Context: one part of a larger RNA
RNA sequence: GAUUGAACGCUGGCGGUAUGCUUAACACAUGCAAGUCGAACGGAAACGAUGUUAGCUUGCUAACAGGCGUCGAGUGGCGGACGGGUGAGUAACGCGUAGGAAUCUACCAAAUAGCGGGGGAUAGCCCGGAGAAAUCCGGAUUAAUACCGCAUAAUCUCUACGGAGUAAAGAGGGCCUCUAUUUAUAAGCUUUCACUAUUUGAUGAGCCUGCGUAAGAUUAGCUUGUUGGUGAGGUAAAAGCUCACCAAGGCGACGAUCUUUAGCUGGUCUGAGAGGAUGAUCAGCCACACUGGGACUGAGACACGGCCCAGACUCCUACGGGAGGCAGCAGUGGGGAAUCUUGCGCAAUGGGCGAAAGCCUGACGCAGCCAUGCCGCGUGAAUGAUGAAGGUCUUAGGAUUGUAAAAUUCUUUCAGUAGGGACGAUAAUGACGGUACCUACAGAAGAAGCCCCGGCUAACUUCGUGCCAGCAGCCGCGGUAAUACGAAGGGGGCUAGCGUUGCUC
Numbered sequence: 001g002a003u004u005g006a007a008c009g010c011u012g013g014c015g016g017u018a019u020g021c022u023u024a025a026c027a028c029a030u031g032c033a034a035g036u037c038g039a040a041c042g043g044a045a046a047c048g049a050u051g052u053u054a055g056c057u058u059g060c061u062a063a064c065a066g067g068c069g070u071c072g073a074g075u076g077g078c079g080g081a082c083g084g085g086u087g088a089g090u091a092a093c094g095c096g097u098a099g100g101a102a103u104c105u106a107c108c109a110a111a112u113a114g115c116g117g118g119g120g121a122u123a124g125c126c127c128g129g130a131g132a133a134a135u136c137c138g139g140a141u142u143a144a145u146a147c148c149g150c151a152u153a154a155u156c157u158c159u160a161c162g163g164a165g166u167a168a169a170g171a172g173g174g175c176c177u178c179u180a181u182u183u184a185u186a187a188g189c190u191u192u193c194a195c196u197a198u199u200u201g202a203u204g205a206g207c208c209u210g211c212g213u214a215a216g217a218u219u220a221g222c223u224u225g226u227u228g229g230u231g232a233g234g235u236a237a238a239a240g241c242u243c244a245c246c247a248a249g250g251c252g253a254c255g256a257u258c259u260u261u262a263g264c265u266g267g268u269c270u271g272a273g274a275g276g277a278u279g280a281u282c283a284g285c286c287a288c289a290c291u292g293g294g295a296c297u298g299a300g301a302c303a304c305g306g307c308c309c310a311g312a313c314u315c316c317u318a319c320g321g322g323a324g325g326c327a328g329c330a331g332u333g334g335g336g337a338a339u340c341u342u343g344c345g346c347a348a349u350g351g352g353c354g355a356a357a358g359c360c361u362g363a364c365g366c367a368g369c370c371a372u373g374c375c376g377c378g379u380g381a382a383u384g385a386u387g388a389a390g391g392u393c394u395u396a397g398g399a400u401u402g403u404a405a406a407a408u409u410c411u412u413u414c415a416g417u418a419g420g421g422a423c424g425a426u427a428a429u430g431a432c433g434g435u436a437c438c439u440a441c442a443g444a445a446g447a448a449g450c451c452c453c454g455g456c457u458a459a460c461u462u463c464g465u466g467c468c469a470g471c472a473g474c475c476g477c478g479g480u481a482a483u484a485c486g487a488a489g490g491g492g493g494c495u496a497g498c499g500u501u502g503c504u505c
Base pairs, nucleotide, nucleotide: 001505002504004502006501007500008499009498010497013377014376015375016374017373018372020369021335026333027332028331030330031329032328035078036077037076040075041074043071044070047069048068050065051064052063053062054061055060056059085288086287087286094213095212096211097210098209099208100207103205104204108201109200110199111198112197113196114195116150118148119147126139127138128137129136130135156165157164158163170193171192172191173190174189175188179186180185181184214260215259216258221251222250223249226248227247228246229245230244231243232242233241263285264284265283266282267278268277269276270275290311291310292309293308294307313324314323315322316321341367343366344365345364349363350361351360352359353358380410381409382408383407390401391400392399393398414446416441417440418439419438420437424432449494450493451492452491453490454475455474456473460489461488462487463486464485470477471476
């Protein structure tokens, strides 16, 4: 000098834009953050419309009607493996880069073939019971795109190459030519979406390898599933991945093992570069979700807002037993030098579900707070010498503050008031927002500080103090004439900032 997720002191007008718990991966009150589908299903708790009946106060009260709009709870499907957070762990195939073969892949796209015929249950509802609650038990009954056989089936799987095995589900709309009855409907026709099997693609994921990836030798030996083989098991898949047996290997001064520290990268900061430092925001990958362990479901998890067990902690309890997990968004306590609103909206972009309308979305879009950074603008302009007054200094003549002020003449950016008023959405739909922006109006009106002045280093005098009080980055100032302390006048630097402290180069 540059830099910063900064902090502190003094000061503080406006706008744009970006950032904002670096510490306790400490504990969390409260609200919200993942639902959706009635075009899968049985149904009908609530609301509404309509109709009928009764009452009357003549437009509301009650009852009835799933027939209608819809829909609580429930069965079922898809999604809760994405999105969002954090960096504790990890020195590792974790990451980066370049390759590899023994794999899986819901939804999506393409292709081929199929979608026949049956069955038994079970939630819910109803009845009864246990419990303070969470919740649970028994009986009766019911549906499905839930579940299970049968049929059919290969280019699929297995195979001893003879063969064997394996699937499915319907729902919505329209129509009456044929068949059935009765005008209209269906076991009929048609169409859309779904369903099953296989193949291919796309996307995503798992696995293996070469090279690179912090410090310490005041860590020198480490290893028994350890290294390899055979066989078996296991996985979607190669493999000591696991097991039995056999062999005795494998790694290491080119640093094994151990210890300490640490998420990695694109990048960021600095530097002429080489390099050094760093890994906030944004993007890619990884890991974690109160601590430890485990599996279930599923195409995908060993699953942040799922389950089970153990532990610590908190809460409820009728003492028998239960409930919870903010490293989601806000917010609270605590820690700390230090880091924001318990805001608005799904209008846009994107995601989930749905045929769609739509619903959900603290992702996201916005607004709020903070000079935290960067950028821009303003705090007026011109004229104005009796060089006014006042201040300060003085050799008492004057010098300086100083064209500075006053005064005169102008201007109106920004802020203010009033009117108009978007793009963002090419039909509808705008949180932002009566915002940005435009026009008019008034009036210099509302808007300057901080640090320094001995040398380094731009900028000097007076008074006070008297090795005191104090200053200080280094050298050093202060003991009676201090340009170095404190104040004043004057001056220098930067400017909505300035200075100090810390980190890095």
A computed fold for a 505-nucleotide part of an RNA from Candidatus Thioglobus sp., annotated as small-subunit ribosomal RNA, 5' domain. The coordinates come from a structure-prediction model, not an experiment, and the mean pLDDT is 88. Its Rfam family is "Bacterial small subunit ribosomal RNA". Taxonomically the source falls in Candidatus Thioglobus (Bacteria, Pseudomonadati, Pseudomonadota, Pseudothioglobaceae (SeqCode)).